Model confidence (mean pLDDT): 82 of 100. Predicted 3D model of a 79-nucleotide RNA (c-di-GMP-I riboswitch aptamer) from Candidatus Electrothrix aarhusensis. Lineage of the source: Bacteria > Thermodesulfobacteriota > Desulfobulbales > Desulfobulbaceae > Candidatus Electrothrix.

């Protein structure tokens, strides 16, 4: 010094529902709640979904980080 299944501990974060409350809408915020999460921490960069413009396609505007990846930033351990 490098690698390293798997335990463990402090904690953390809230799915669907219901209430309230903003949006045309996807949905988003506050409460309750607790399906799960080792990044369910931030970020709309790249995909995909889903909303409106619209009856259809191109296009455009937007939502989805708890649907993939990717970037940044963070906790505990080494038998």
């Nucleotide at each position: 010094u490098u690698a390293g299944a798997a335990a463990a501990a402090u904690g953390c974060c809230a799915c669907a529902g219901c209430c309230g409350u903003c949006g045309u809408g996807a949905g988003g915020c506050g409460g309750u709640g607790u399906c799960g999460g080792a990044a369910a921490g931030u970020u709309g960069c790249g995909g995909g979904u889903c909303u409106u413009u619209u009856u259809g396609u191109u296009g455009a505007a937007g939502a989805u980080a708890g649907c993939c990846g990717g970037a940044c930033c963070g906790c505990c351990u080494g038998u």